Annotation
Predicted 3D model of a 71-nucleotide RNA (transfer RNA) from a Thermoplasmatota archaeon. Rfam family: tRNA. From the family's description: Transfer RNA (tRNA) molecules are approximately 80 nucleotides in length. The prediction has a mean pLDDT of 84.

RNA sequence: GCGCGCAUAGUCUAGUGGUAGGACCGGAGCUUCCCAAGCUUCUAGCCGGGGUUCGAAUCCCCGUGCGCGCA
Numbered sequence: 001g002c003g004c005g006c007a008u009a010g011u012c013u014a015g016u017g018g019u020a021g022g023a024c025c026g027g028a029g030c031u032u033c034c035c036a037a038g039c040u041u042c043u044a045g046c047c048g049g050g051g052u053u054c055g056a057a058u059c060c061c062c063g064u065g066c067g068c069g070c071a
Stems, first nucleotide, its partner, number of pairs: 001070007010024004018054001026042005047063005
């Protein structure tokens, strides 16, 4: 330099065009003499920009970062 893949919450992960879901962590509460465990609940997320579409996390293009391959 060329090609391919990946990017979703603090962490891990689901979601292949129609309200972004789960787990862990964290906050609050219930329970308990206390702690742990358990239960309920809350907070927090689509890498950036553009395009297509009535509608984009999802499709397309350009970037950025990471990984793999070729040279």